[in-house]
RNA sequence: CACCGAUAAAGGCAAACCCCGAGUGAUCGGGGGGCGCAAAGGAAAGGGUCUUAAACUUACAGGGAAGUAGGGAUAGAAAAGAUAGCCUUACUGCCGAA
Numbered sequence: 001c002a003c004c005g006a007u008a009a010a011g012g013c014a015a016a017c018c019c020c021g022a023g024u025g026a027u028c029g030g031g032g033g034g035c036g037c038a039a040a041g042g043a044a045a046g047g048g049u050c051u052u053a054a055a056c057u058u059a060c061a062g063g064g065a066a067g068u069a070g071g072g073a074u075a076g077a078a079a080a081g082a083u084a085g086c087c088u089u090a091c092u093g094c095c096g097a098a
Stems, first nucleotide, its partner, number of pairs: 004096002012037002017032006035085001041091001043089001045088003048083005056076002060071001
């Protein structure tokens, strides 16, 4: 220095749940809490999973002779997002037994 990771030391982070707040939502921020974590540090590049009010498309309803306009999804597509405590990736980082 690289890998690696202990019933080591010093510190660190904080799941579920509860309270307050933001968002349509996934989820996020703050406080409590502590299941766990050696990158549970930061980053959405790839995969996975999840979400979507409004807008778009139509189903449909209604009206009508028929259509247009208008209404309109719990359906669809596109797009936009969320998750780094799902995995990969590159980057950064504390300690030092085997």